A computed fold for a 349-nucleotide part of an RNA from a metagenome, annotated as small-subunit ribosomal RNA, central domain.
[in-house]
Context: one part of a larger RNA
RNA sequence: CUGGGCGUAAAGCGCGCGUAGGCGGUUGUGUAAGUUGAAUGUGAAAGCCCCGGGCUCAACCUGGGACGGUCAUUCAAAACUGCAUAACUAGAAUGUGAUAGAGGACAGUGGAAUUCCUAGUGUAGCGGUGAAAUGCGUAGAUAUUAGGAGGAACAUCAGUGGCGAAGGCGACUGUCUGGGUUAACAUUGACGCUGAGGUGCGAAAGCGUGGGUAGCGAACGGGAUUAGAUACCCCGGUAGUCACGCCGUAAACGAUGAGAACUAGAUGUUGGUUUCAUAAAAGAGAUUAGUAUCGUAGCUAACGCGUUAAGUUCUCCGCCUGGGGAGUACGGCCGCAAGGUUAAAACUC
Numbered sequence: 001c002u003g004g005g006c007g008u009a010a011a012g013c014g015c016g017c018g019u020a021g022g023c024g025g026u027u028g029u030g031u032a033a034g035u036u037g038a039a040u041g042u043g044a045a046a047g048c049c050c051c052g053g054g055c056u057c058a059a060c061c062u063g064g065g066a067c068g069g070u071c072a073u074u075c076a077a078a079a080c081u082g083c084a085u086a087a088c089u090a091g092a093a094u095g096u097g098a099u100a101g102a103g104g105a106c107a108g109u110g111g112a113a114u115u116c117c118u119a120g121u122g123u124a125g126c127g128g129u130g131a132a133a134u135g136c137g138u139a140g141a142u143a144u145u146a147g148g149a150g151g152a153a154c155a156u157c158a159g160u161g162g163c164g165a166a167g168g169c170g171a172c173u174g175u176c177u178g179g180g181u182u183a184a185c186a187u188u189g190a191c192g193c194u195g196a197g198g199u200g201c202g203a204a205a206g207c208g209u210g211g212g213u214a215g216c217g218a219a220c221g222g223g224a225u226u227a228g229a230u231a232c233c234c235c236g237g238u239a240g241u242c243a244c245g246c247c248g249u250a251a252a253c254g255a256u257g258a259g260a261a262c263u264a265g266a267u268g269u270u271g272g273u274u275u276c277a278u279a280a281a282a283g284a285g286a287u288u289a290g291u292a293u294c295g296u297a298g299c300u301a302a303c304g305c306g307u308u309a310a311g312u313u314c315u316c317c318g319c320c321u322g323g324g325g326a327g328u329a330c331g332g333c334c335g336c337a338a339g340g341u342u343a344a345a346a347c348u349c
Stems, first nucleotide, its partner, number of pairs: 004320003007303002012317001014201004021194003025088007033081002035077007042069001049065006091191001092188004096183004103177007110154001115149007125136002162169002206246004211242001215241002220236004257316006265294012298305002322349003331342004
C1' cells in the first nucleotide's frame, strides 16, 4: 500500500460560509466519450512458463508453443455513467397568512443590594472563626433613619423550558436585524449534498490603548492552623473582572463530522396546525417540528446505543496506525508579546 477503524482502547477539524474537486431526482429522444463484443495489426531476440531434442545426467545449449496491453484501427451494441436536447415535480428555493423564542447590534430607562460620602438618633463595642487573632471603633464605629455619588450584575418568574452553526444568550422599552416552525395554495424547475485550499465567527485567561474601578479578587502583606504550611480558614489588597483592538486556544464534550433514505413501540415536555368536547376552559385524539426518559430488532469487547442510532445503507470531508522521546526540535507562516499552527528524527522500552 491493501485491509481495518475513529462515544469510552490511537483517531471527528471548536463552529459556519464557500472555491476547485467528488457525488447527484423522474421520463423521453439523440450521441457514442466511458462501458461491452468482434475482426485485423502489433506487443524484437534472449529470459520466465509448457511440450520436445542434444551433450552419459544436470547446469548448459537448442526447436516449437504459450503468456504478456488503461495498445492502435475498423465494425457493432446502447442497459448503465457522461454529453446534448425536450419535458416533469416527489429534492431545493421563493411568494402569501399565522406563530414561539435569554438569537444578534445599538440607544434609552428601572428597581433591589453592596460600598463610599453628608446629616440625624445613639453608645461601647463591632467584625470574624472550629476556637481565635490580625482588622475597624470614644477623632463616636457596628446598629438605625434621611439624602447623595458611582460601578457592576439583573432575585422571584426559571422549567433534563426556549433560542443560536458553535462559542454562547436571562431586568424593562424602543429602533435595526438573522434564523426557525406551521397551514393551504401558487411560482421556479434539480437550481442539490459535501467541501481540499480560502475566508469569517470563536469561552476564560493573557497582551496593547486610553478610560473606568462598587463588589469580587491571582500576586502580595498580615493573623491563625501546623512538626513545617510558600496552602485550605480569617483581615486587607494590586493586576484583572467593564469598553475598543489583538490573541485563536479549552474536558471548545453528546469526548459521537455533514447530508439523505429505511427499520416496533411506550411515557413526559415545548412550539404550531387540526378534529372531538365545552358557555368558555380543562380534557381526549390526529399530524408536524424540537427536547428528554425507557425500550424492540439489530449493533457493541463490554459499558451501553437504540427513528435525536453507536441499527441497515449511500455520498463527501477530516483523522488514526505500539509506549516514551513529543504535540517537542529545526524550518515556514501568524502574533506587540505570551505563544499559536504546521511538524520530525536520533535514542530507548
It matches the Rfam family "Bacterial small subunit ribosomal RNA". Its family is annotated with structural constituent of ribosome and ribosome in the Gene Ontology. The full RNA is in RNAcentral, with records from SILVA. The coordinates come from a structure-prediction model, not an experiment, and the mean pLDDT is 86.